[in-house]
Context: one part of a larger RNA
RNA sequence: UGUGGAUGUCUGAGGGGAAGUUGCUCAUAGUACGAGAGGAACAGAGCAACGUGGCCACUGGUCUACCGGUUGUCUGACAAGGCAGGCCGGGCAGCUAAGCCAUUUGGGCUAAGUGCUGAAAGCAUCUAAGCACGAAUCCCAUCCCGAAACAAGACAUCCUUUCGUUAGAUGAAGGUCGGCAGUAGAAGACUGCGUUGAUAGGAAGGUGGUGUAGAUCACAAGCUUCGGCGAGUGGUGAGCCAGCCUUUACUAAUAGA
Numbered sequence: 001u002g003u004g005g006a007u008g009u010c011u012g013a014g015g016g017g018a019a020g021u022u023g024c025u026c027a028u029a030g031u032a033c034g035a036g037a038g039g040a041a042c043a044g045a046g047c048a049a050c051g052u053g054g055c056c057a058c059u060g061g062u063c064u065a066c067c068g069g070u071u072g073u074c075u076g077a078c079a080a081g082g083c084a085g086g087c088c089g090g091g092c093a094g095c096u097a098a099g100c101c102a103u104u105u106g107g108g109c110u111a112a113g114u115g116c117u118g119a120a121a122g123c124a125u126c127u128a129a130g131c132a133c134g135a136a137u138c139c140c141a142u143c144c145c146g147a148a149a150c151a152a153g154a155c156a157u158c159c160u161u162u163c164g165u166u167a168g169a170u171g172a173a174g175g176u177c178g179g180c181a182g183u184a185g186a187a188g189a190c191u192g193c194g195u196u197g198a199u200a201g202g203a204a205g206g207u208g209g210u211g212u213a214g215a216u217c218a219c220a221a222g223c224u225u226c227g228g229c230g231a232g233u234g235g236u237g238a239g240c241c242a243g244c245c246u247u248u249a250c251u252a253a254u255a256g257a
Base pairs, nucleotide, nucleotide: 004159005158006157007156008155009154010153014145015144016143020050021049022048023047024046025045026044033038051103052102053101054100055099059097060096061095062094066090067089068088069087070086071084072083073082074081075080092243105141106140107139108138113133114132115131116130162169163168176257177256179193180192181191182190199252200251201250202248203247204246205245206244207242208241209240210239217234218233219232222229223228
């Protein structure tokens, strides 16, 4: 851009995909077979490896959100911090593999091949007519895309107005911009919300991470120039923090085009 204009739900012409592959064990079975020695297979069950797709409850990794310890240096000192991811110990969410899940099964047409019936050719013959089987192949079921499938589809709902000679104006349903965000994300796009509101921030509570803050008080090994100094202990699972959960319109989602 096309299919009157839209919103939502579909159909499925057509297209695409990793479609999985391999091995072991049990059992069949000490069976068939074989004088013995020895020694299978189909159907069935379970497991593993590799590949592929997905996920984060568990086990771990990471975690430049966060908490703590500590080094050097700077902010005059304390406290609190800056810089060097400084180093180290932990670590939720998220991401992730070494962790977890799935990767199944059936049907149909056939190939080579195996047959039935059966003439040409009184017999025979799987083939000439006809009929039945038969593979990791092919098709379908399965997963994904897909009305631009020009035969341009279907269903439900909404709109399809007014003025004008023309040109045009008006601007319906609906959508977009402007706005708050994230189940989304390179940009577009997508999804949710927009006061008839919990969309984000804030606040409160919960849960969780770290590991017991500063100040002050009490105590304290010891040192002391007798004035004090003092690691540390207790009040203190304290203090700090949170991308999570719940609640709450306090702030911003206004006004408008």

Model confidence (mean pLDDT): 82 of 100. Predicted 3D model of a 257-nucleotide part of an RNA (large-subunit ribosomal RNA, domain VI) from a Nitrososphaerota archaeon. It was read from a public genome assembly. Rfam family: Archaeal large subunit ribosomal RNA. Clan: LSU clan. For this family Rfam cites "The comparative RNA web (CRW) site: an online database of comparative sequence and structure information for ribosomal, intron, and other RNAs" (Cannone et al., BMC Bioinformatics, 2002). Lineage of the source: Archaea > Thermoproteati > Nitrososphaerota.